Bacterial RNase P class A from a Terriglobales bacterium, 398 nucleotides, folded computationally. It is recorded under the gene name rnpB. The RNAcentral record of the sequence draws on ENA. Its mean pLDDT, the model's own confidence on a scale to 100, is 77. Its Rfam family is "Bacterial RNase P class A". Rfam classes the family as a ribozyme.
RNA sequence: CAGCUGGACCGGACGGUCGCCCGCCGCGAGGCGGGAGGAAAGUCCGAACUCCGCAGAGCAGUGUGCCGGAUAACGUCCGGGAGGGUGGAUUCAAGUCCAUCCGACGGAAAGUGCCACAGAAAACAGACCGCCAGGUGAUUCCAUUGGAAUCACCUGGUAAGGGUGAAAAGGUGCGGUAAAAGCGCACCGCCGCGACAGUAAUGGCGCGGGCAGGGCAAACCCCACACGGAGCAAGACCAAAUAGGGAGGGAGUCUGAGGCUUCGGCUUCGGACACGUGCCGGCUCGGCGCGUCCAACCUCCGGGUAAGUCGCUAGAGGCGCGCAGUAAUGCGCGUCCCAGAGGAAUGACCGUCCCGCCGCAAGGCGGACAGAAUUCGGCUUACAGGUCCGGCUGCCUU
Numbered sequence: 001c002a003g004c005u006g007g008a009c010c011g012g013a014c015g016g017u018c019g020c021c022c023g024c025c026g027c028g029a030g031g032c033g034g035g036a037g038g039a040a041a042g043u044c045c046g047a048a049c050u051c052c053g054c055a056g057a058g059c060a061g062u063g064u065g066c067c068g069g070a071u072a073a074c075g076u077c078c079g080g081g082a083g084g085g086u087g088g089a090u091u092c093a094a095g096u097c098c099a100u101c102c103g104a105c106g107g108a109a110a111g112u113g114c115c116a117c118a119g120a121a122a123a124c125a126g127a128c129c130g131c132c133a134g135g136u137g138a139u140u141c142c143a144u145u146g147g148a149a150u151c152a153c154c155u156g157g158u159a160a161g162g163g164u165g166a167a168a169a170g171g172u173g174c175g176g177u178a179a180a181a182g183c184g185c186a187c188c189g190c191c192g193c194g195a196c197a198g199u200a201a202u203g204g205c206g207c208g209g210g211c212a213g214g215g216c217a218a219a220c221c222c223c224a225c226a227c228g229g230a231g232c233a234a235g236a237c238c239a240a241a242u243a244g245g246g247a248g249g250g251a252g253u254c255u256g257a258g259g260c261u262u263c264g265g266c267u268u269c270g271g272a273c274a275c276g277u278g279c280c281g282g283c284u285c286g287g288c289g290c291g292u293c294c295a296a297c298c299u300c301c302g303g304g305u306a307a308g309u310c311g312c313u314a315g316a317g318g319c320g321c322g323c324a325g326u327a328a329u330g331c332g333c334g335u336c337c338c339a340g341a342g343g344a345a346u347g348a349c350c351g352u353c354c355c356g357c358c359g360c361a362a363g364g365c366g367g368a369c370a371g372a373a374u375u376c377g378g379c380u381u382a383c384a385g386g387u388c389c390g391g392c393u394g395c396c397u398u
Base pairs, nucleotide, nucleotide: 001394002393003392004391005390006389007388008387009386010385012353013352014351015350016349017348018347020035021034022033023032024031025030037369041380042379044378045377046376047375048374049231050230051229052228061227062226063225064224065223066080067079068078069077070076081105083102084101085100086099087098088097089096090095106222107221111220112219113216114215115214128162129161130158131157132156133155134154135153136152137151138150139149140148141147142146170188171187172186173185174184175183189211190209191208192207193206194205196203197202235310236309237308245301246300247299248298249297252273253272254271255270256269257268258267259266260265274292275291276290277289278288279287280286317336318335319334320333321332322331323330324329354367355366356365357364358363
C1' cells in the first nucleotide's frame, strides 16, 4: 500500500435576508430566549407513570433457558466457560497449540414424530461395485490318476477401499487375518467412579470399561424459572347546547259515607257537573274508559358530551473531572437547562468556505438515511461520503 474482517465516531461550517412553532417582557409596534435524530423509524423487548381487576391454589397459555456479574428492569450489556468457522504452527495421521471471528448454548440415556433427493442401507442396521474362502461349469496353459490362471454362476465371510448423502453405527496408526473387524495394542475421543482446582459453568488428573447412546426440541414434548389487563385517545379537573334522571313548585267545583284530629283541616271509597285525553267513527253527537295526586311549564341538584385546562417535560438528564472495578457499571464533586404543539412549526433563498465526481481550465453537478408527540433503557432495520483504532494475509521499501 492492497484485500478480507472487527470496533468507535462524524454525518456539512459560518454569515446575511425573509418566514414558521413555543415561552417571557411590552398597551402596542415590537424585543429577547429556545426549536429534531443517530436512528426521531419498526413498535420487537424491558420499565416509569395512569386507570381497571385481584382470597388462595391448580390447569391451560405465553415467554425465557451455559455460569457469574451489571442494572429500576430486560429477551439488553459486561466478563468467563464449552462449542463451531477461518488462518497459522506442529504431528506419519487422528489430534494438539496459538490468533481471530460467530451465536436462543437446558434435556435426544422419559415418550411420540420427522430425516426430502440420492443411496444397498437413514436406525430392531444394511451390502450396489468391491475384497476373501469354498463348490460347480467353461476356456487356456503346464502337463498327465493331477496342478495353475481367467471368466460365469451358486453358497458363505467381511465392511479395508469405491460410490450416495447434510449425516453411514467411534477416529488415526501399528499389529493381526483367507479377507476383515476394538479382534489386540498405543494415542485421541467417549462412558462410569474418585479426589483435586474454581463462587460457578467447567477444567485438567487418577482408576475402571472396548464403546453403548446417529441427527433434529427455532417438531410435539419434558424440566426449571417468570408472567393480571389496557395504555397519555392512559387518566384527572372544569363544564355549554340537546335528550334523559332526582327534588320542589305547578289546573277543578259541589256533595254523601267511613277513619284520624290540636276542630283549622287531612285522608280513603263513591256520586253529579266541568275540563283534558284514549278507543269506537270520515265528521258531529253519543257511548265506554282513564286522568285532574299526571303532564306542559318554572326553579334547584347530580351524572355527563363538545369546547377548555392539567397530565407535558428538570429527567433512571447532558457535559467535565476524580475515585472503585478487567469490564458492563457505580459513587462523589463541579457545571448546564436543551422542542413541548391542533395531526400540521423546526424552513426557504443568497454569499464565503469544506468534501466527492467530471473538466486542461473557467466552471458544472452532487452532499445520504430520514424527521419528535407521555417519558426513559435496549434491540433490530435504513444510511452518500468521511475520520480514527485493532486482527489476519499478500506485495514493496528500510